[in-house]
The part of an RNA shown here (small-subunit ribosomal RNA, 3' major domain) has 467 nucleotides and comes from a metagenome. The coordinates come from a structure-prediction model, not an experiment, and the mean pLDDT is 82. The RNAcentral record of the full RNA draws on SILVA.
Context: one part of a larger RNA
RNA sequence: UGACGGGGGCCCGCACAAGCAGCGGAGCGGGUGGUUUAAUUCGAUGCUACACGAAGAACCUUACCAGGGCUUGACAUGACGGAAGUAGGAUCCCGAAAGGGGGACGACCUGUAUCCAGUCAGGAGCCGCCACAGGUGCUGCAUGGUUGUCGUCAGCUCGUGCCGUGAGGUGUUGGGUUAAGUCCCCUAACGAGCGCAACCCUCGUCGCUAGUUGAUUUCUCUAGCGAGACUGCCUCGAACAACGAGGAGGAAGGUGGGGAUGACGUCAAAUCAGCACGGCCUUUAUGUCCUGGGCGACACACACGCUACAAUGGGCGCUACAAAGGGUUGCCAAAGAGCAAUCUGGAGCUAAUCCCAAAAAAGCGUCCUCAGUUCAGAUUGCAGUCUGAAACCGUCUGCAUGAAGUCGGAGUUGCUAGUAACCGCAGGUCAGCAUACUGCGGUGAAUACGUUCUCGGGCCUUGUACA
Numbered sequence: 001u002g003a004c005g006g007g008g009g010c011c012c013g014c015a016c017a018a019g020c021a022g023c024g025g026a027g028c029g030g031g032u033g034g035u036u037u038a039a040u041u042c043g044a045u046g047c048u049a050c051a052c053g054a055a056g057a058a059c060c061u062u063a064c065c066a067g068g069g070c071u072u073g074a075c076a077u078g079a080c081g082g083a084a085g086u087a088g089g090a091u092c093c094c095g096a097a098a099g100g101g102g103g104a105c106g107a108c109c110u111g112u113a114u115c116c117a118g119u120c121a122g123g124a125g126c127c128g129c130c131a132c133a134g135g136u137g138c139u140g141c142a143u144g145g146u147u148g149u150c151g152u153c154a155g156c157u158c159g160u161g162c163c164g165u166g167a168g169g170u171g172u173u174g175g176g177u178u179a180a181g182u183c184c185c186c187u188a189a190c191g192a193g194c195g196c197a198a199c200c201c202u203c204g205u206c207g208c209u210a211g212u213u214g215a216u217u218u219c220u221c222u223a224g225c226g227a228g229a230c231u232g233c234c235u236c237g238a239a240c241a242a243c244g245a246g247g248a249g250g251a252a253g254g255u256g257g258g259g260a261u262g263a264c265g266u267c268a269a270a271u272c273a274g275c276a277c278g279g280c281c282u283u284u285a286u287g288u289c290c291u292g293g294g295c296g297a298c299a300c301a302c303a304c305g306c307u308a309c310a311a312u313g314g315g316c317g318c319u320a321c322a323a324a325g326g327g328u329u330g331c332c333a334a335a336g337a338g339c340a341a342u343c344u345g346g347a348g349c350u351a352a353u354c355c356c357a358a359a360a361a362a363g364c365g366u367c368c369u370c371a372g373u374u375c376a377g378a379u380u381g382c383a384g385u386c387u388g389a390a391a392c393c394g395u396c397u398g399c400a401u402g403a404a405g406u407c408g409g410a411g412u413u414g415c416u417a418g419u420a421a422c423c424g425c426a427g428g429u430c431a432g433c434a435u436a437c438u439g440c441g442g443u444g445a446a447u448a449c450g451u452u453c454u455c456g457g458g459c460c461u462u463g464u465a466c467a
């Protein structure tokens, strides 16, 4: 000087407390461990792995396994040599395919004075041979790049000066204050940098301009420019400072809400399987092609979710209201068929105008009346539908079947407002497949006395046989 302390002081954070909804029990979904397996490819492992890489494993993907093939190779560049009935190849044979074998027919581009030509030359393609290619093989403890985390925490430093023999200190401490090393005051310090804040995007109010739709200059909407908020004004407190408390006006008030933005560094943190790259290893195989299988197994254990256990409910019928997105290999209306999934159909749309296209709620009617039930929907059987070359391992539908489950031990998670909770919608991935993820709107709470305690963090101080 740091680090640490079941030392002290001050302060903060959904950290506790106060509340609301959960998880932990059940069934199912997907992830991981374990076990099994020919293989169940690999990575991620306290917080910071475990609906994570994977924004979507039937084949492909695919890296794994079994079997069958190829060996200058699936892919690149170069050197040398070679071939005209050559390369290629309808088609035939073996084969699961890849691959192997035969094969009618049968070449391309440029030049050669011109035309023709495969024959001459060169090139492309092909064959042979040689350099080499290839490797999701190893090392993230050789690395770049990127990322997580402490933490959007308020810190981390430098120049000159001063102090100290020196390591170093001072500044950055102290008194106040702030979300903030934010600002004020004091001060052997005076300044400065990276962070904080602001500048950026978005939402909320108004004005102007232009446009869309509706009958209309208003208004709604779209999108461009501008205005507006600065403790600016008033009162009180405070050192008359910084600032704090209250008020006025205002759509908005003291950082207005949300986002983007992540200092010096820490964890030899993560990634050689995104990519790049050093070294090592491999080269008829650790490369590459194909068929089939596996990644989907299942006594079990854990973390993340979905659906429930009901009456503030459930079933049936009738009647509403969004936002943000996507759409030509597309979105697909009306009308029609079918119990339904779905099919036929084809209007409209290169989109604020067409399409995908709301649900919960609320209202009315009706059934159920506290029960393992008209709760719950797992599982199983049968019959279908869609996508796809192909459903064994996908999605959806109908009929039947109707399991566990009556609110969950110790413990534990999220959340302070348009938030939690409940409700649906869209998107990416995608042929098909969403309970996941990323967004979007609809309905819309309770509680916060406070900082003793738990966890994490910041500053000062103290002890130390630690570095």
Base pairs, nucleotide, nucleotide: 001467002466003464004463005462007461008460009459010458011457012456013455015451016450019415020414021413022412023411026307027306028305029304031302032301033300034298035297042053043052064293065292066291067290068289069288070287073132077131078130080128081127082126088105091102092101093100094099108123109122110121111120134282135281137280138279139278143276144275145271146270147269148267150265155194156193157192158191159190160189161170162169163168174185175184176183200259201258202257203256205227206226207225208224209223210222211221214219230253233247234246235245236244237243309408313368314367315366316365317364318363319362325356326355327354330349331348335344336343337342375405380400381399382398383397384396386394421443422442423441424440425439426438427437